This is a predicted structure of a 591-nucleotide part of an RNA (large-subunit ribosomal RNA, domain I) from a fish gut metagenome. The coordinates come from a structure-prediction model, not an experiment, and the mean pLDDT is 81.
Context: one part of a larger RNA
RNA sequence: AGUUUAAGGUGGAUGCCUAGGCACCGGAAGGCGAUGAAGGUCGUGACAAGCUGCGAUAAGCUACGGGGAGAAGCAAAUAUUCUGCGAUCCGUAGAUGACCGAAUGGGAAAACCCAUAAAGGAAAACCCUUUAUAUUAUACACUGAAUACAUAGGUGUAUAAAGCUAGACCCAGGGAACUGAAACAUCUAAGUACCUGGAGGAAAAGUAAUCAAAAUUGAGAUUCCCUUAGUAGUGGCGAGCGAAUGGGGAAGAGUCCAAACCAUUAUAAUGUUAAAGGUAUAAGCCGUUGUUAUAAUGGGGUUGUAGGAUGGUAUGUGGAAAACUUAUAUUUUCCGACUUUAGUUAUAUAGUAGUGGAACUGUUUUGGAAAAGCAGACCAUAGUGAGUGAUAGUCUCGUACACGAAACUAUAUAUCUUAAGGUUAUAUCAUUCCUGAGUAGGGCGGGGCACGUGAAACCCUGUCUGAAUCUGGGUAGACCACUAUCCAAGACAAAAUACUAACCGGUGACCGAUAGUGAAGUAGUACCGUGAGGGAAAGGUGAAAAGUCUCCCGUUGAGGGAUAUGAAAUAGAACCUGAAACCUUAAACUU
Numbered sequence: 001a002g003u004u005u006a007a008g009g010u011g012g013a014u015g016c017c018u019a020g021g022c023a024c025c026g027g028a029a030g031g032c033g034a035u036g037a038a039g040g041u042c043g044u045g046a047c048a049a050g051c052u053g054c055g056a057u058a059a060g061c062u063a064c065g066g067g068g069a070g071a072a073g074c075a076a077a078u079a080u081u082c083u084g085c086g087a088u089c090c091g092u093a094g095a096u097g098a099c100c101g102a103a104u105g106g107g108a109a110a111a112c113c114c115a116u117a118a119a120g121g122a123a124a125a126c127c128c129u130u131u132a133u134a135u136u137a138u139a140c141a142c143u144g145a146a147u148a149c150a151u152a153g154g155u156g157u158a159u160a161a162a163g164c165u166a167g168a169c170c171c172a173g174g175g176a177a178c179u180g181a182a183a184c185a186u187c188u189a190a191g192u193a194c195c196u197g198g199a200g201g202a203a204a205a206g207u208a209a210u211c212a213a214a215a216u217u218g219a220g221a222u223u224c225c226c227u228u229a230g231u232a233g234u235g236g237c238g239a240g241c242g243a244a245u246g247g248g249g250a251a252g253a254g255u256c257c258a259a260a261c262c263a264u265u266a267u268a269a270u271g272u273u274a275a276a277g278g279u280a281u282a283a284g285c286c287g288u289u290g291u292u293a294u295a296a297u298g299g300g301g302u303u304g305u306a307g308g309a310u311g312g313u314a315u316g317u318g319g320a321a322a323a324c325u326u327a328u329a330u331u332u333u334c335c336g337a338c339u340u341u342a343g344u345u346a347u348a349u350a351g352u353a354g355u356g357g358a359a360c361u362g363u364u365u366u367g368g369a370a371a372a373g374c375a376g377a378c379c380a381u382a383g384u385g386a387g388u389g390a391u392a393g394u395c396u397c398g399u400a401c402a403c404g405a406a407a408c409u410a411u412a413u414a415u416c417u418u419a420a421g422g423u424u425a426u427a428u429c430a431u432u433c434c435u436g437a438g439u440a441g442g443g444c445g446g447g448g449c450a451c452g453u454g455a456a457a458c459c460c461u462g463u464c465u466g467a468a469u470c471u472g473g474g475u476a477g478a479c480c481a482c483u484a485u486c487c488a489a490g491a492c493a494a495a496a497u498a499c500u501a502a503c504c505g506g507u508g509a510c511c512g513a514u515a516g517u518g519a520a521g522u523a524g525u526a527c528c529g530u531g532a533g534g535g536a537a538a539g540g541u542g543a544a545a546a547g548u549c550u551c552c553c554g555u556u557g558a559g560g561g562a563u564a565u566g567a568a569a570u571a572g573a574a575c576c577u578g579a580a581a582c583c584u585u586a587a588a589c590u591u
Stems, first nucleotide, its partner, number of pairs: 001590009015576001016540002020511002022508006029500002031164002039100003042055003046078001050074002061094006070082003105114003115133007135161009169200001170198005180187001184236001210219002223250005233241002254492003257436001261299010277286002279329006304470001306435004310430006318335006336424006342417002345414008354403003360376003364373002377394002379383001385397003441465008451477001472487005527534002547575001550562004
């Protein structure tokens, strides 16, 4: 020096564990904010650094309800208190809620500085308290230039908006590249990522100018799923892209305007011989009547088998009043009746605290400890689960089952009330009127359709043009004819569908501390960076602190030896187990 064995040190693998995560399912919810949010700063405790809670009423104040013995958060100890006159705690409704922050009286280097006006504090210019004072949009009112009317502008009042989030879902406006094509340019990736705007609990879409078919067929809004089908197509016919119709399901719901026409009002024009007018007829009476144009309001009306208006005809309809007068008809208005929405009240259900809840023992064995063994019982609409000194249906909490709200919330139903709408006629004939115009369509250039310009229909439109009016118009994949089908150029709409930050409950051939979230501990912390930003490590004594009284060595140390506790201290806080590398001691052997 090496090898082997033994005993240790160091170290923190492994095993076991879980306080935290991950994924999904069901329910409920899908927003918060000028009544000042989200997020913060600073405070706030007997002592108080951090976290949590709270806000100068500051780990809290008030009321109501629950609950029933201890309590003053994490968090021990001390001190001081509270509590069967019901505390702490849980729920509901309130009060308070500094300062910053959309931040909104002005300013600013966020958490700070500086005001103005009114009211009050006995008077007061100082001081204190309270309130108001941002901007934009809309509405109304008052004012008001150049410039006469007017308009611009100004002032005031009322209402609304703003900002945040969940890296989700939805719609719209913009919109890549890497990549693939084994290179690359059309193409692809992809209308993806990303940016912007807007919204809702869903959004979007949506009651046919839709499809289908070619026979004297048919379907009947939209959305989603399965299929049709990797089909028909498209494609440097490369890479790739990729339908629809039809069938089967989920869910189902239909409506309202514009216009014609009527009435009223306003403005303008026109017009006078009482002629056109005043609902119709007859007679009277009236006359700033009437007619035309524009605008507003109300009625009317809403479709393809065309529909509606207007004018006739026929039948039908509750009451009253009015329409210049009378008669007859007609029309209009009001009431009534029916009905929809909203609100109130009541009831039911559910939620936000909770309540009751069955049944086992041992002079037994082992053990520190019984829930284990043994012995004998019991309950079960409860033998899901967790805890208890080892493995408990019957010890504890629970579980099955049953019950519960002063207050608030949601949904459903019903009553009542007021307000706002709707209905209160249909058939038939006639022709005059209406039925969405810079629209449809076309040229040029693009885009969308599975469809790359192609034979390219269909949809959108930057630009240039530009119809018809029901004897009308669009579509059926160039185009024409025939036939069929639908009615554009206005609007609204539940459900089936998408998603999940936060809340409640549950599940796992998910993880178990180098795993699982970055984060099982003061974690987006410490720390790094001017900054955008980056971003850790770190779990386990024991059943119970019973956390080593006392003695000894030692520097009144660190640490250790006795002793004591404990089942165990090689469980002693650097604490469960305690592998290997590495180090030490002892013995044996080899050189």